[in-house]
Model confidence (mean pLDDT): 75 of 100. This is a predicted structure of a 351-nucleotide RNA (Bacterial RNase P class A) from a Planctomycetota bacterium. It matches the Rfam family "Bacterial RNase P class A". The family is grouped with related families in Rfam's "RNaseP clan". NCBI's taxonomy places the organism under Bacteria, Pseudomonadati, Planctomycetota.
C1' cells in the first nucleotide's frame, strides 16, 4: 500500500450574555440527567423480621493462584479446541460408585454380535474357526508398522495413548523425563447422580416519626406467634379481664424523614508482569416528589451552497448517534454517529 487482531478516547464544537426553573446559601453568589443513567443479571451498603441455633432436603458455583466490601467480577497463568499468525472461545472436578440416553442407518450400540469378506471340513450346500480387510454410522472390543497364523486377534514386539509410581521444575493447576503394567467396550454429566465449596427471609412501595379520622366495632376463639420448606430446640404473646398472618365491616392516602461527605474522586510517589493496595496533597460535583436540570441572542471554529472586485472577502444554511437520576455503590451484558489515537500479525513492493 492492502487486509487483519487487540486496545482506547469521544459523547447535539467552543465562548459570553440575558431571562427562566429547583436545590444550597444569605448577597452582589455556587452546583443542577449518562458512559451506558437502559436490561434488573450477580454482588453488596443500609433497614426490619425479639436472637438468628442444629439437623434433613433445597439451591448457587466449580482449573490454578491474587485482587476484592463482596461476586458467577477483574488479572495473570495451566489445560483443551479454532486460526498462517497477531490473537479468539470454554457450563473447564467425576465414566474405574451407581442408574439412564445414543434416533435413523447397520449384522450388532451390551443378554452384544456376524451382511459382504478369509481360512478349514465334507461335498454343492452345510458345519466350525474368525473380527484383520470392506460395507453402515458421530462413535464398532485403543492406533500405527512387524512378527506370527490355516486364516486371524495385544497373541507377541517396537512407537504413541491410557493407569501407577519416582526425579527434576513451579505457590499452583501442570509441564518434562524414567520405570512398571498389557489395559478397565465409545461417547454423554448445560442427563439423573457422586465429590468439594458457600448459602436466614424480605426489601426504599424496606423502615422511623408526626398530625387527622372512623365505630375505644362486631362474631369466633384454646391455643397461637418468629426463625424460605420439614424436624428438633430456644423464645414471645395468651387461656373468659380473650393472643391471633380467624371472619366480616368502617376510616385514612397527608406531611417530615430515610435522601446523598461516600468501599467518593483527582494527581504524585513506592511496591506488583497486571488486576489492585498503601502513603500524601488537593476537591465535594442532582436530591426532584405528577416529578426541576431550559429557552434567546451575539461572536468564533468545521462543513456545504452560492456571489462578486479573487480578499484573512459577502451572504445563507447545517452541526449528527444511543439515548433521561429517583436510596447508593462494585460488576456484567446490550444499543451507539462523526472525528481520531497507540501497539501488533500476514502478504506486496522498493532501497
Nucleotide at each position: 500500500u492492502c487486509a487483519a487482531c487487540u486496545g482506547a478516547u469521544g459523547g447535539u464544537g467552543g465562548c459570553a450574555a440575558u431571562c427562566g426553573c429547583u436545590u444550597c446559601a444569605a448577597u452582589u453568589g455556587a452546583a443542577g440527567a449518562g458512559g451506558a443513567a437502559a436490561g434488573u443479571c450477580c454482588g453488596g451498603u443500609c433497614u426490619c423480621c425479639a436472637c438468628a441455633g442444629g439437623g434433613u432436603a433445597g439451591a448457587a458455583u466449580g482449573g490454578u493462584u491474587u485482587u476484592u466490601a463482596a461476586c458467577a467480577g477483574a488479572a495473570a497463568c495451566c489445560g483443551a479446541g479454532g486460526g498462517u499468525g497477531a490473537c479468539c472461545u470454554c457450563a473447564g472436578g467425576g465414566a474405574a460408585a451407581g442408574u439412564g440416553c445414543a434416533a435413523c442407518a447397520g449384522a450388532a450400540a451390551a443378554u452384544a454380535a456376524a451382511c459382504c469378506g478369509c481360512c478349514u471340513g465334507c461335498u454343492u450346500g452345510c458345519a466350525g474357526g474368525u473380527a484383520a480387510g470392506g460395507g453402515u454410522g458421530a462413535a464398532a472390543u485403543g492406533g500405527c508398522g512387524g512378527g506370527g497364523u490355516a486364516a486371524a486377534a495385544g497373541c507377541c514386539c517396537a512407537c504413541c495413548g491410557c493407569u501407577u509410581u519416582u526425579a527434576u521444575g513451579g505457590c499452583g493447576a501442570c509441564a518434562u523425563a524414567a520405570a512398571a503394567g498389557g489395559c478397565a467396550g465409545u461417547g454423554u454429566a448445560a442427563a439423573c447422580c457422586c465429590c468439594a465449596u458457600u448459602c436466614g427471609g424480605a426489601g426504599c412501595a424496606a423502615g422511623a416519626c408526626c398530625a387527622a379520622g372512623c365505630a375505644g366495632g362486631a362474631a369466633c376463639a384454646a391455643g397461637g406467634a418468629a426463625c424460605g420448606a420439614c424436624c428438633c430446640g430456644u423464645u414471645c404473646c395468651a387461656u373468659u379481664u380473650g393472643a391471633g398472618u380467624u371472619u366480616c365491616g368502617g376510616g385514612u392516602a397527608g406531611g417530615u424523614u430515610g435522601c446523598u461527605c461516600g468501599a467518593g474522586c483527582u494527581u504524585u510517589u513506592u511496591g506488583g508482569c497486571a488486576a489492585c493496595a498503601a502513603a500524601a496533597a488537593g476537591c465535594c460535583u442532582a436530591g426532584a416528589u405528577u416529578a426541576a436540570u431550559g429557552a434567546u441572542u451575539g461572536c468564533c471554529u468545521a462543513c456545504a451552497u452560492u456571489c462578486u472586485u479573487u480578499a484573512u472577502g459577502g451572504a445563507u444554511g447545517u452541526a449528527a448517534a444511543c439515548a433521561g437520576a429517583a436510596a447508593c455503590c462494585g460488576g456484567c451484558u446490550u444499543a451507539c454517529a462523526a472525528a481520531u489515537c497507540a501497539g501488533u500479525u500476514g502478504a506486496c513492493u522498493u532501497u